[in-house]
RNA sequence: CUCUUAUCCAGAGUAGCUGAGGGACUGGCCCGUUGAAGCUCGGCAACCACUUAUUUUCGAAUAAGAUGGUGCCAAAUCCUACAAAACGUAUAUGUUUUGAAAGAUAAGAG
Numbered sequence: 001c002u003c004u005u006a007u008c009c010a011g012a013g014u015a016g017c018u019g020a021g022g023g024a025c026u027g028g029c030c031c032g033u034u035g036a037a038g039c040u041c042g043g044c045a046a047c048c049a050c051u052u053a054u055u056u057u058c059g060a061a062u063a064a065g066a067u068g069g070u071g072c073c074a075a076a077u078c079c080u081a082c083a084a085a086a087c088g089u090a091u092a093u094g095u096u097u098u099g100a101a102a103g104a105u106a107a108g109a110g
Stems, first nucleotide, its partner, number of pairs: 001110008013041001015040003021031003027079002042073003047069003050065006077102001082099006
């Protein structure tokens, strides 16, 4: 980098250093010198491993823990882009719902 599967409306800082950008991309709409991004510390969560308990068709399943590997810590993945349906409209367009696409993370494979 590609493929497969699962998840994406919960949760998490009045800290230290530093100092201008950030929210993937499009169009919006936002956040930011009352401190962005980054680093450190702290925290959240429970995907994988691990530990314990129970059940078991002996393959595993469920629950708890938070030791290790990741991840995450504004707004639903901030909304949106493509398609369909419903409603509304003079048209353009708008609103809602569903699905897809794109993206993120984990685990596995190449």

The RNA shown here (SAM riboswitch aptamer (S box leader)) has 110 nucleotides and comes from Paenisporosarcina sp. TG20. Of the family's consensus pairs, 97% are formed in the model. The coordinates come from a structure-prediction model, not an experiment, and the mean pLDDT is 81. Lineage of the source: Bacteria > Bacillati > Bacillota > Bacilli > Paenisporosarcina.